[in-house]
RNA sequence: UAAGCAGACCGGGUGGCCGCUCUUCCCCCCGUGGGAAGAGAGGAAAGUCCGAGCUCCGCCGGGCAGGAUGCUGGGUAACGCCCAGGAGGGGUGACCCUACGGAAAGUGCCACAGAAACAUACCGCCCUUCCGUUUAAGGAAGGGUAAGGGUGAAAUGGUGAGGUAAGAGCUCACCAGCGGCCGGGUGACCGGCCGGCUGGGAAAACCCCAUCCGGAGCAAGACCAAAUAGAGGGACUUAAGGACGCCCGGCCUGUCCCCGGGUUGGUCGCUUGACCCUUCCGGUAACGGAAGGGCUAGAUAAAUGGCCGCCGUCCUUCCUCGGAAGGAUACAGAACUCGGCUUACAGGUCUGCUUGGCCC
Numbered sequence: 001u002a003a004g005c006a007g008a009c010c011g012g013g014u015g016g017c018c019g020c021u022c023u024u025c026c027c028c029c030c031g032u033g034g035g036a037a038g039a040g041a042g043g044a045a046a047g048u049c050c051g052a053g054c055u056c057c058g059c060c061g062g063g064c065a066g067g068a069u070g071c072u073g074g075g076u077a078a079c080g081c082c083c084a085g086g087a088g089g090g091g092u093g094a095c096c097c098u099a100c101g102g103a104a105a106g107u108g109c110c111a112c113a114g115a116a117a118c119a120u121a122c123c124g125c126c127c128u129u130c131c132g133u134u135u136a137a138g139g140a141a142g143g144g145u146a147a148g149g150g151u152g153a154a155a156u157g158g159u160g161a162g163g164u165a166a167g168a169g170c171u172c173a174c175c176a177g178c179g180g181c182c183g184g185g186u187g188a189c190c191g192g193c194c195g196g197c198u199g200g201g202a203a204a205a206c207c208c209c210a211u212c213c214g215g216a217g218c219a220a221g222a223c224c225a226a227a228u229a230g231a232g233g234g235a236c237u238u239a240a241g242g243a244c245g246c247c248c249g250g251c252c253u254g255u256c257c258c259c260g261g262g263u264u265g266g267u268c269g270c271u272u273g274a275c276c277c278u279u280c281c282g283g284u285a286a287c288g289g290a291a292g293g294g295c296u297a298g299a300u301a302a303a304u305g306g307c308c309g310c311c312g313u314c315c316u317u318c319c320u321c322g323g324a325a326g327g328a329u330a331c332a333g334a335a336c337u338c339g340g341c342u343u344a345c346a347g348g349u350c351u352g353c354u355u356g357g358c359c360c
Stems, first nucleotide, its partner, number of pairs: 001356010012311007020040008028031001042331001046342002049340005054217004066213005071085005086100001087098004101208002106206002109201002122149002124145008157175006176198001178195007221268004230259001232258005240253003275294008312329008
């Protein structure tokens, strides 16, 4: 200096005028009246995709159905998240990606092509017998063969040598896979030795295995106020009460559900919380612990805004070369609260690293 990789962060500033929501205080003609001071959107407030807190309902326990997750170890309130590692794949590299349990439990599928896609011989090669023949060629039947050709995404481990009638893990060497033993590691797994040769793919097909899972959500839910049309329908129990002197039966009151009608204002929940900042300690890290400090929106048809000036930042054009003019200044906007993930984003900053080129 060029091209990249990983991580962290910012995402306009300032002044004037007019407004909005909340809190505290003051004043009066006590009306949600006036005044003063303070506070007032985000890194994603978004999508509502996961996991929780909180609230109400349900619940002896177990099972079925259904759903989710799926290499190992750890973190966490919890997770489908995060950290560290293993294996596989990509990149020269920094680094990145992975639905990464099981296909000899069973069932189904494997387009087209091809003889055959899980049990097979189309062409070819070889052997035997027969026909034929001087011999050869040729023909028929039976058998062997996956080495060669051809088809395919995939064809019965791969390459080479020996071997054979031709062939073949039939034998041998190396490699891949499987099993056993030994060593290392908490583990996924890795390394070495030995063995027999080897049983297609796909589980983002059903399925099997392991682990986890009750439902609904702040319009949850609680209270106050307001409102009122029920001889309506059904279920439950005669347990209780009522009238008649007692008993039976019936009736009314009762509890729950449905239907019909009415109201639809306010308060709480509602922001102090698995919270934020700094330092130290433990841990490779995610994270955990200790000490000190801080308070940081709570609206309800929904406030956080509008106009103007100056200055930033970026782009384009012009020229007297450091100024002028014009344009742009993103994505987006709280609604019970947290932890994540994903997606959107003008422009910019910092740190570490990689691969090239040039110079000393």
The RNA shown here (Bacterial RNase P class A) has 360 nucleotides and comes from a Chloroflexota bacterium. The sequence is in RNAcentral, with records from ENA.